Model confidence (mean pLDDT): 78 of 100. Two RNAs folded together computationally: RNase P RNA and transfer RNA, 433 nucleotides in total. It holds a member of the Rfam family "Bacterial RNase P class A". About the family: Ribonuclease P (RNase P) is a ubiquitous endoribonuclease, found in archaea, bacteria and eukarya as well as chloroplasts and mitochondria. Rfam links the family to the GO terms tRNA processing, dimeric ribonuclease P complex and ribonuclease P activity.
RNA sequence: CCAGACCACUAAACGACCGCUGGUACGUCCAGUGAGAAAUCACGGCGUGCGAGAGGAAAGUCCGGGCAGUGUAGGGCAAUGACAGUCGCUAACGGCGACCGCGCGCGAGCGUAGGGAAAGUGCCACAGAAACGAUACCGCCUAAGUCCGCGAGGAACGGCAAGGGUGAAAGGAGUGCGGUAAGAGCGCACAGUUGGACACGGCGACGUGUCCGGGAGGUAAACCCUGUCAACUGCAAGGAGGUUGGAUCACCGGCGGCCCGUCGGCCAACCGUUAAAAUCCGCUAGAUGUGUCCAGCAAUGGGCGUAGUAGAUAGAUGGUCGUUCACGACAGAACCCGGCUUAUCGGUGGUCUGGCUAA
RNA sequence: GGUCUGGUGGCCGAGCGGUUAGGCAGGGGUCUGCAAAACCCCGUACAGCGGUUCAACUCCGCUCCAGACCUCCA
Numbered sequence: 001c002c003a004g005a006c007c008a009c010u011a012a013a014c015g016a017c018c019g020c021u022g023g024u025a026c027g028u029c030c031a032g033u034g035a036g037a038a039a040u041c042a043c044g045g046c047g048u049g050c051g052a053g054a055g056g057a058a059a060g061u062c063c064g065g066g067c068a069g070u071g072u073a074g075g076g077c078a079a080u081g082a083c084a085g086u087c088g089c090u091a092a093c094g095g096c097g098a099c100c101g102c103g104c105g106c107g108a109g110c111g112u113a114g115g116g117a118a119a120g121u122g123c124c125a126c127a128g129a130a131a132c133g134a135u136a137c138c139g140c141c142u143a144a145g146u147c148c149g150c151g152a153g154g155a156a157c158g159g160c161a162a163g164g165g166u167g168a169a170a171g172g173a174g175u176g177c178g179g180u181a182a183g184a185g186c187g188c189a190c191a192g193u194u195g196g197a198c199a200c201g202g203c204g205a206c207g208u209g210u211c212c213g214g215g216a217g218g219u220a221a222a223c224c225c226u227g228u229c230a231a232c233u234g235c236a237a238g239g240a241g242g243u244u245g246g247a248u249c250a251c252c253g254g255c256g257g258c259c260c261g262u263c264g265g266c267c268a269a270c271c272g273u274u275a276a277a278a279u280c281c282g283c284u285a286g287a288u289g290u291g292u293c294c295a296g297c298a299a300u301g302g303g304c305g306u307a308g309u310a311g312a313u314a315g316a317u318g319g320u321c322g323u324u325c326a327c328g329a330c331a332g333a334a335c336c337c338g339g340c341u342u343a344u345c346g347g348u349g350g351u352c353u354g355g356c357u358a359a
Numbered sequence: 360g361g362u363c364u365g366g367u368g369g370c371c372g373a374g375c376g377g378u379u380a381g382g383c384a385g386g387g388g389u390c391u392g393c394a395a396a397a398c399c400c401c402g403u404a405c406a407g408c409g410g411u412u413c414a415a416c417u418c419c420g421c422u423c424c425a426g427a428c429c430u431c432c433a
Base pairs, nucleotide, nucleotide: 001355002354003353004352005351006350007349008348009347010346012324013323014322015321016320017319018318020053021052023050024049025048026047027046028045029044032043033042034041035040055330059341060340062339063338064337065336066335067234068233069232070231074260075259076258077257080230081229082228083227084226085099086098087097088096089095100114101112102111103110104109115225116224120223121222122219123218124217132172137164138163139160140159141158146155147154148153174190175189176188177187178186193214194213195212196211197210198209199208200207201206238281239280240279241271242270243269244268245267246266251265252264253263288307289306290305291304292303293302294301295300325328360429361428362427363426364425365424366423369383370382371381377413385401386400387399388398389397406422407421408420409419410418
C1' cells in the first nucleotide's frame, strides 16, 4: 500500500428571533371551587424572569422482570405452554460471556432450535422387486442331491446379494488379502464408526491412549419420552377511607381445572372525609447515568466520587433567518427497566489476518 | 397504549407435508340467420424473506399488511 475479519463511538455544528410542554421564583387577579362574618388565603387564571425538554433503535411487542390487582399467590395433583452441549453471569430470561463438539474459510474469524430414533406409535409421494418384521427385476452360480442325455451338456429344484437399474434414501462397514460353485464381515489385517471398562488431562461438556464388544435407514421446527421452568390479568393494571375488637368456619363470594389452607361478608367502637369522574393519584430516583480503582479471560460484580436528565392526555420537543461543513439516513416517548429482532445516509477510531513492496 | 385473529388468481372460498379443489367474473371456440342459454377449452394464485425436511401453502423464526376487542362512575 492492497484485500479482508471483528469491535467501539458518532447521528451536522454555532448564533439570533418567534412559538409549544411541564418546573421554579416574583408580580398580579379573584372568573371558578373551597375556607372564612369579612378582609383575605389556598387551589387556580394571567404576565415576566430563570433553567429543562425524544432514540440508538423511542419501532416490532418477540422474550424476561419490576410494579399493580385478583386473597399476604402459599402447598399438592392434573392439564397446557416454553426451553434443551458444559461451566458461569444476572432481579430474571428463550438473553449474555467463556469453553466443548460439528460444519465453512489459507487465515483473522463465522455459523450452529446442539437432549433422546437402542421406550413406543406414525410418516417416507412418484419411481422401484422391495421403503424398514426386508426383498429379488436384470444379474452371478450350477459344487452337493434329482431328472434327461452314451457324452459334451441341458432342465427343474435351488444357492447368492458382489455388480446393474429405481429413488432424496435400498439394510447402511471402507480398502486389501483369503475364501467359495458363485458370493457375502463369511474369516483376517488396517482404517473408520458406535457402546462399555480402565488410565491420564480438564470443575465440566469433552479430549488423548489401551482393551473388550457391536452392526443400529431417515424424520422429534410428527406424536411422544427425559429433564428444567412457568399461577392469571396488564397502567384502558389499579387507588381515591383506615384502624381495633367481636362473631362464623354452616352458607355465599373472589379470573384459569380440582383439593388443602386462607381472606372477605355480619355487628360494634374510634379517627378521617373541600370539590370533581371530561378529576386527582399511579407518573418517573431507578436492577439510574457517568468517572475512577479493585476482582474476573470475559459477561459481570464491588468500593469511592459525581450528575439530577421529558412526563403530555388530542397528546409539547417546532419554525424562520445568518455562517460553516463531510450537505444530513432510519425514524419520534405515553408506567418503568434488562435483552432479542428489524430499519438506518455517511463518518471516525482501535485490535487482528492474508498478500505485495522497501529498508 | 394493551390483547388477539387473519392474508390462497380480478372476487368468494376448500385444502394443510407429496403436481392448489370448486363457484362467479374475464378471454377463445362449438351451436345460431344474430344473440341468450348450454357445452368444451384457457391463465406467472398460496403476503415477503430465511430455516427444518428428500420434499413446505402447510411446520418454525423474522418482517409487512389488514381486521376485531379492551377504562372508570352510573